[in-house]
The prediction has a mean pLDDT of 76.
Bacterial RNase P class A from a Gammaproteobacteria bacterium, 330 nucleotides, folded computationally.
It matches the Rfam family "Bacterial RNase P class A". By type it is a ribozyme.
It is recorded under the gene name rnpB.
Taxonomically the source falls in Gammaproteobacteria (Bacteria, Pseudomonadati, Pseudomonadota).
RNA sequence: AAAGCAGGUCAGGCAACCGCUGUCGCCAGACCCUCGGGAUUUGGCGGGAGAGGAAAGUCCGGGCUCCAUAGAGCAGGAUGCUGGCUAACGGCCAGACGCAGCAACCGUCAUGUUGCAAGACAUGGCGGCCAAGGCGAGGAAUAGGGCCACAGAGACGAGCGUAUUCAGUUACGGUGAAACGCGGUAACCUCCAUCCGGAGCAACACCAAAUAGGCAGGCGAUGAAGCGGCUCGCUGAGUCUGCGGGUAGGUGGCUGGAGCCGGUUAGCAAUGACCGGCCUAGAGGAAUGGUUGUCCACGACAGAACCCGGCUUAUCGAUCGACUUUUCCA
Numbered sequence: 001a002a003a004g005c006a007g008g009u010c011a012g013g014c015a016a017c018c019g020c021u022g023u024c025g026c027c028a029g030a031c032c033c034u035c036g037g038g039a040u041u042u043g044g045c046g047g048g049a050g051a052g053g054a055a056a057g058u059c060c061g062g063g064c065u066c067c068a069u070a071g072a073g074c075a076g077g078a079u080g081c082u083g084g085c086u087a088a089c090g091g092c093c094a095g096a097c098g099c100a101g102c103a104a105c106c107g108u109c110a111u112g113u114u115g116c117a118a119g120a121c122a123u124g125g126c127g128g129c130c131a132a133g134g135c136g137a138g139g140a141a142u143a144g145g146g147c148c149a150c151a152g153a154g155a156c157g158a159g160c161g162u163a164u165u166c167a168g169u170u171a172c173g174g175u176g177a178a179a180c181g182c183g184g185u186a187a188c189c190u191c192c193a194u195c196c197g198g199a200g201c202a203a204c205a206c207c208a209a210a211u212a213g214g215c216a217g218g219c220g221a222u223g224a225a226g227c228g229g230c231u232c233g234c235u236g237a238g239u240c241u242g243c244g245g246g247u248a249g250g251u252g253g254c255u256g257g258a259g260c261c262g263g264u265u266a267g268c269a270a271u272g273a274c275c276g277g278c279c280u281a282g283a284g285g286a287a288u289g290g291u292u293g294u295c296c297a298c299g300a301c302a303g304a305a306c307c308c309g310g311c312u313u314a315u316c317g318a319u320c321g322a323c324u325u326u327u328c329c330a
Stems, first nucleotide, its partner, number of pairs: 001326004007320004012295007020050002023047008031038002052301001056312002059310005064200004076196005081095005097136003105128010139191002144189002146185003156181001160173004204252004214243006225235003259278008296299001
């Protein structure tokens, strides 16, 4: 330098104006008030913040909540080399084994060029050796059952074919993955080991109308209650109080967390420990936007909805680059 290939980062930038959702500060109003104030609420102004590497698929694993206290057994499911990491995993890391396999190199064949020839060179085919990296349902076949295509006379269990022998006595057996046996197959059932209770934030908890039910008590045809206060009169069977559940509605759960960044340190690594710094959406029919100008490399896939760790899938491009191989130079 070229090629291959782990892993990481970014995901149009800037400016102006107009919006939207939280939050903080100030001001004003409402509400409550023990008049001091207030953890409630509305509006205005100002500051700061406002989608992703996958927010996606919902495929695994965990936190959290409820289900009787979530514990035991059966059934069922998942996983399966060895060791480690982790909250956990079917994830990740390291190692062993196996498989495919690029370039280069080696062998061989073909063609071409050159050469008197031996040979040399180029291109291509095949094979060998195959880096880093990739891929891997990979425990048990002497617990048991099932199955073994094609080929082959015979395919699973002692029989068969040919030869041979007193004698299934001995020898050999083309085909095939496996043939005369202690065969193969567990990606067929099964066995073994380990793990797994179920449902999910529409979980769940709290506050709580109007109307209609429910329960308890008081009064009531010896007249309740209504007809705006009283009396008369009229109507004529309920009415009053309290409690409790549910619905509408509201609040919490809701984002400070297995968090992010930097450094030191243990470890090959995944990862852990320590120190310092930071706060980075929290809506609820659902904000995170629009217009204009300008610049460039002309902008992909795509939008949070309880939260994390993974896997998988989609993705215009840009950039850093461990490692491996080859070539060149010193």